Model confidence (mean pLDDT): 80 of 100. Transfer RNA from a Bacteroidales bacterium, 72 nucleotides, folded computationally. The sequence is in RNAcentral, with records from ENA and MGnify. Taxonomically the source falls in Bacteroidales (Bacteria, Pseudomonadati, Bacteroidota, Bacteroidia). Its Rfam family is "tRNA". By type it is a transfer RNA. The same sequence occurs in records of 3 taxa.
[in-house]
RNA sequence: GGUCCCCUCGUCUAUUGGUUAGGACAUGAGAUUCUCAUUCUUAAAAGAGGGGUUCGACUCCCCUGGGGACUA
Numbered sequence: 001g002g003u004c005c006c007c008u009c010g011u012c013u014a015u016u017g018g019u020u021a022g023g024a025c026a027u028g029a030g031a032u033u034c035u036c037a038u039u040c041u042u043a044a045a046a047g048a049g050g051g052g053u054u055c056g057a058c059u060c061c062c063c064u065g066g067g068g069a070c071u072a
Stems, first nucleotide, its partner, number of pairs: 001071007010025004018055001027043005048064005
C1' cells in the first nucleotide's frame, strides 16, 4: 500500500429498519445488620464524528477518525 472486520451506559455485551436501546458487573440511595460484608429493592448512566437513503436509522450506503486481522 491492498482487502476485510469492529466502534452501543464506567467496563463487558444483547439488540440487524418500527418509537421506554435490554442484561451482568461496577456506582449512588434505601431496607436488612450492633458495625462491616452478604442479600433484597430502587435510581442514574450509552449508539465514534459528519453526510445520505427512508414515513422512520444503533441497524442500510458514503466520507473521516480510532482499533484489529490477513496479505504484499